[in-house]
Context: one part of a larger RNA
RNA sequence: UGACGGGGGCCCGCACAAGCGGUGGAGCAUGUGGUUUAAUUCGACGCAACGCGAAGAACCUUACCUGGGCUUGACAUCCCUGGACCGACUCGGAGACGAGUAAUUCCCUUCGGGGACCAGGUGACAGGUGCUGCAUGGCUGUCGUCAGCUCGUGUCGUGAGAUGUUGGGUUAAGUCCCGCAACGAGCGUAACCCUCGCCCUUAGUUGCCAGCGGAUAAUGCCGGGCACUCUAAGGGGACUGCCUAGGUCAACUGGGAGGAAGGCGAGGAUGACGUCAAGUCCUCAUGGCCCUUACGCCCAGGGCUACACACGUGCUACAAUGGUCGGUACAGAGAGUCGCGAGCCCGCGAGGGGAAGCCAAUCUCAGAAAGCCGGCCUCAGUUCGGAUUGGAGUCUGCAACUCGACUCCAUGAAGUCGGAAUCGCUAGUAAUCGCGGAUCAGCAGGCCGCGGUGAAUACGUUCCCGGGCCUCGUACA
Numbered sequence: 001u002g003a004c005g006g007g008g009g010c011c012c013g014c015a016c017a018a019g020c021g022g023u024g025g026a027g028c029a030u031g032u033g034g035u036u037u038a039a040u041u042c043g044a045c046g047c048a049a050c051g052c053g054a055a056g057a058a059c060c061u062u063a064c065c066u067g068g069g070c071u072u073g074a075c076a077u078c079c080c081u082g083g084a085c086c087g088a089c090u091c092g093g094a095g096a097c098g099a100g101u102a103a104u105u106c107c108c109u110u111c112g113g114g115g116a117c118c119a120g121g122u123g124a125c126a127g128g129u130g131c132u133g134c135a136u137g138g139c140u141g142u143c144g145u146c147a148g149c150u151c152g153u154g155u156c157g158u159g160a161g162a163u164g165u166u167g168g169g170u171u172a173a174g175u176c177c178c179g180c181a182a183c184g185a186g187c188g189u190a191a192c193c194c195u196c197g198c199c200c201u202u203a204g205u206u207g208c209c210a211g212c213g214g215a216u217a218a219u220g221c222c223g224g225g226c227a228c229u230c231u232a233a234g235g236g237g238a239c240u241g242c243c244u245a246g247g248u249c250a251a252c253u254g255g256g257a258g259g260a261a262g263g264c265g266a267g268g269a270u271g272a273c274g275u276c277a278a279g280u281c282c283u284c285a286u287g288g289c290c291c292u293u294a295c296g297c298c299c300a301g302g303g304c305u306a307c308a309c310a311c312g313u314g315c316u317a318c319a320a321u322g323g324u325c326g327g328u329a330c331a332g333a334g335a336g337u338c339g340c341g342a343g344c345c346c347g348c349g350a351g352g353g354g355a356a357g358c359c360a361a362u363c364u365c366a367g368a369a370a371g372c373c374g375g376c377c378u379c380a381g382u383u384c385g386g387a388u389u390g391g392a393g394u395c396u397g398c399a400a401c402u403c404g405a406c407u408c409c410a411u412g413a414a415g416u417c418g419g420a421a422u423c424g425c426u427a428g429u430a431a432u433c434g435c436g437g438a439u440c441a442g443c444a445g446g447c448c449g450c451g452g453u454g455a456a457u458a459c460g461u462u463c464c465c466g467g468g469c470c471u472c473g474u475a476c477a
Stems, first nucleotide, its partner, number of pairs: 001477002003474003007471007015461002019425005026316008034307002042053002064302007073125001077124002079121005088101005106115003127291002130289003136285002138280003141276001143274001148187006154163003167178003193268004198236007207226001212223003239262001242256005318418001322377007334365003339358002344353003384415001389410007431453007
């Protein structure tokens, strides 16, 4: 100087408390451990591994296993020889591939040759998701959006170092003020950026009977119009700026005016010096080591989907604030040409047939659901719950046996609110309800977004956890 303390002081945070809803019990989904296996590829392991890399494992992917094959190789450059190449067909084979058949005569040229592509050969070399993340770059997590981390000059100290950065107030903040052997400065904080909330301007192939006219069973459907809504570009607006009370300053507190909005308006993006030899050599790059008729490459099938168990994360429930049937209303944000696919017809349905429109404020996906109105159920393992299983099908795809999703009929399991323990959340939040997207042939209970309905509680900081500043102690560095 730091670190630590079941030392002290001050102060924060859904840290506790006050509340609301969960997890832990059940079934299923998913990840992991374990076990099994020819293989169940690999990585990730307290917070910060475990719906994580996987934003899509039937083949492919795929790195694993078994078997069948290749050896200058699936891929790059150089050299030699020959031929345009590609493609088609027959046979064998699980295929890779092998054997064969017919056909096929590229471009430039100084006529020597050169180029592109293919085949054969030779060696230099290729290749490796093989090892080392404790050799590394890059990227990332974490403490933590915590308020800290430092420097120059000066001063003090033999020196390590101190001071500044401590103190008194204040703040979300090393934010600002005052004081002070310090005076300044940098990286962080804040602000600048994006979205939302109000208004204005500009602009009208969306919106509107707002005002006029026309048509209809009905509808902005048509003429017409940019007023409103909206869209998307620019601008305004909020600064404790104004008033009042308290307060030396900075601020803070109570109240008020105006305002769509107040005192950081709400959300996002933004992550200092560093810590964990944290994570990643399987994104990529890369040192070293290792393999080279194999640890490389091609193919078929299998496996990654196993199952006595254990744990994490979720979904669905256990019902009446509910279930079911009928009727009826209101979103936002997205996606679409290898696509979205309307009306119409067929099917109980998944879906099929057919086909208009749309490269989309124009067409389509697209029925929002909870809600509201009415009927039934009457507390029961039930008209709750839907696992499991049998049968019949649909769709995607070369192919759904291992191993897809969905539909219909039948079957109807556990489960009556969950021990110790434990998690999230302070407002348009929790809870609850549906919708969309990425990946994607197909496959979503996961993920990322979107809107609808919409709470309760916070006395307070004694205690638990994490953190910041000062101080005391120390046998630690």